[in-house]
The RNA shown here (Bacterial RNase P class A) has 338 nucleotides.

């Protein structure tokens, strides 16, 4: 220098003017504070939390599936084994079972579970008969790999090494790996086909769901029948009570109510412990809460000229959609100069 690798950040930045939503103050006019995202999205997992259900078990569906750890938990992370891919940093995998049993392998192709099309040997020489899975050809997959004997020509026939099985002995927590010895090795793939085997799941989602009630009528119980008040200027004389029950009304009387509602397995910045996820401890900070739903308009100044996109009960994650700019690991290949 130049092609990569892997992590991670940032998301136009200041200012002024109007203006809306929340909370504080104040009688009130106003004033102070504060106000989207890394994905707030899709709603695919786990939670929390609420309501209904529930003795227990169990069918049915569903979802996972190597092995250790992390977490409140996950299907989610981490770290590791094993395949695959890369020259390499590194990535990448839904990675239990194919001797439980059933299916499917279309087209080619002789033949897709045990096979003879061509070719190769022997016989026969018109064709035909036996024998061979070395070579051709067909396919995504051809009877373990290729090689050396052997052989009519060929074959695990036999023989090394690989691969398999099985078995020991060491190594690791494990998944697994090395090594050694024995079997020439009765077997294809498919389980994000159906199934078996393990584990684990009750259902519904905050429009969940919880609370305080008022007036007014009307029924009726208990208490007084007094003192009060309306009618009048006064006295008679009329009326009208108080407290509970229970019901019906109220266009949405406050249910367009209050609360659930935002302080939280939360964030941010150091130590310490881990190889990580992550723990543990210290110190800050308070950081939207509508209920037709605010978070917008417009000017001014700069540049690198600005991407995807909007809470609506919270949090851990997964996916997904993203202009442009930056750091980091000084991590890899491969050229040059010293």
């Nucleotide at each position: 220098c130049g092609a990569g690798u892997u992590g991670a950040u940032u998301a136009u930045a200041c200012g002024g003017u109007c203006g809306c939503g929340c909370g504080g103050c104040g009688c009130a006019a106003g004033c102070c504070g504060u106000g989207a995202g890394g994905a707030a999205a899709g709603u695919c997992c786990g939670a929390g939390c609420a309501c209904c259900g529930c003795a227990g078990a169990g069918c049915a569906g569903g979802a996972c599936g190597c092995c250790g750890g992390a977490u409140a938990a996950c299907g989610u992370c981490c770290g590791g084994u094993g395949g695959a891919g890369g020259c390499g940093a590194c990535u990448u995998c839904a990675a239990g079972g194919a001797c439980a049993g059933u299916g499917c392998a279309a087209c080619a192709g002789a033949a897709a579970c045990a096979g003879a099309c061509c070719g190769c040997a022997g016989g026969u020489u018109u064709u035909c008969c036996u024998g061979u899975a070395a070579g051709g050809a067909u396919g995504g997959a051809a009877a373990g790999g290729g090689g050396a004997g052997g052989u009519a020509a060929g074959a695990g026939c036999u023989c090394a090494c690989c691969g398999g099985c099985g078995c020991c002995u060491g190594g690791g927590u494990a998944a697994c790996g090395a090594g050694g010895c024995g079997c020439g090795c009765u077997g294809u793939g498919u389980a994000a086909a159906c199934c078996c085997c393990g584990u684990c799941c009750g259902g519904u989602g905050c429009a969940a769901g919880a609370u305080u009630g008022g007036g007014c009528a009307a029924a009726u119980g208990u208490c007084a029948c007094a003192a009060g008040g309306g009618c009048u200027g006064c006295u008679c004389g009329u009326c009208c009570g108080a407290c509970g029950u229970u019901u019906g009304c109220c266009g949405u009387c406050a249910a367009u109510a209050u609360c659930g509602c935002u302080a939280g397995a939360g964030c941010g910045c150091g130590u310490c412990g881990g190889c990580g996820a992550c723990g543990a401890u210290g110190c800050g900070a308070c950081c939207a809460g509508a209920u037709a739903g605010a978070u917008g308009a417009c000017c001014g100044u700069a540049c690198a000229c600005g991407a995807c996109a909007g809470a609506a009960c919270u949090c851990g994650g997964c996916u997904u959609a993203c202009a442009g700019a930056u750091c980091a690991a000084g991590c890899u290949c491969g050229g040059g100069a010293u």
Overview: Its Rfam family is "Bacterial RNase P class A". Rfam classes the family as a ribozyme.